This is a predicted structure of an 84-nucleotide RNA (c-di-GMP-I riboswitch aptamer) from Paenibacillus flagellatus. Lineage of the source: Bacteria > Bacillati > Bacillota > Paenibacillaceae > Paenibacillus. Of the family's consensus pairs, 95% are formed in the model. Model confidence (mean pLDDT): 89 of 100. The sequence was found by an Rfam model in a public genome assembly.

RNA sequence: CCAUCGACAAGGCAAACCUAUCGAAAGGUAGGGACGCAAAGCUUCAGGCCUAACGGAACUUCCUACGGCGGCUGGGUUACCGAA
Numbered sequence: 001c002c003a004u005c006g007a008c009a010a011g012g013c014a015a016a017c018c019u020a021u022c023g024a025a026a027g028g029u030a031g032g033g034a035c036g037c038a039a040a041g042c043u044u045c046a047g048g049c050c051u052a053a054c055g056g057a058a059c060u061u062c063c064u065a066c067g068g069c070g071g072c073u074g075g076g077u078u079a080c081c082g083a084a
Stems, first nucleotide, its partner, number of pairs: 005082002012037002017032006035071001041077003045074003048069003055063003
């Protein structure tokens, strides 16, 4: 110094919920707020899940992503500290 790993230290992020706002919705954004997180930083490449506007059908219903979820899993990529 690197990998693995997660002690120390310094910190970091921010679930649910509330308010405002965008959106057909899922959900996003901002503020408040902390359930938690060693990548809960970034990224849809793969899987999975959510929604169903448009469209379709066997039409009070069902199908469908071109929409979304990175705090669902895996992958890619970047990064603080440096004990065992």